Model confidence (mean pLDDT): 76 of 100. A computed fold for a 143-nucleotide RNA from Plantactinospora endophytica, annotated as c-di-AMP riboswitch aptamer (ydaO/yuaA leader).

[in-house]
RNA sequence: GGAGCGGACCCGCCGAGUCGUUAGGUAACGAGCCGGGGACCCACAGUUAUCUGGGGUGAAUCCGCGAGCCACCCGGCCCGCGGUAGGGCGGCCUUCCCGCCCGAAUCCGUCAGCUAACCCGGUAGGCGGUGUCGGAAGGAGUA
Numbered sequence: 001g002g003a004g005c006g007g008a009c010c011c012g013c014c015g016a017g018u019c020g021u022u023a024g025g026u027a028a029c030g031a032g033c034c035g036g037g038g039a040c041c042c043a044c045a046g047u048u049a050u051c052u053g054g055g056g057u058g059a060a061u062c063c064g065c066g067a068g069c070c071a072c073c074c075g076g077c078c079c080g081c082g083g084u085a086g087g088g089c090g091g092c093c094u095u096c097c098c099g100c101c102c103g104a105a106u107c108c109g110u111c112a113g114c115u116a117a118c119c120c121g122g123u124a125g126g127c128g129g130u131g132u133c134g135g136a137a138g139g140a141g142u143a
């Protein structure tokens, strides 16, 4: 001097997941934010019983093909691939086009339509940091 790996601080991104106070084994409380339960009205609905269960968080749902397992078939589970509802990014914002990426996981336990009052819970986790900022239109802001 160069390269690689790891860590701290700082900056930024996804996300409700942020701020403050008191603590100082890490938790409690408050504010903000997010979600669930829960009337009338409305919505749904011939009644009863049985079967197939059903529902929530989240963008993460559905379809096709193939391998494996269970099952006589039907079908189900799981893995892979290709699409897809949907979501995110392209460095002030919005809309459209274009490009790229994600399209997971998990909880309740046979029970939940909406829903004022009221009740309950969550406030995690992950990623990037020399790129030169994709294009068009309209705004905002600055001079």
Stems, first nucleotide, its partner, number of pairs: 010129005018031005032123006042113001053111001054108004062083005068077003086102005092139006

The organism belongs to Plantactinospora, within Bacteria. Of the family's consensus pairs, 92% are formed in the model.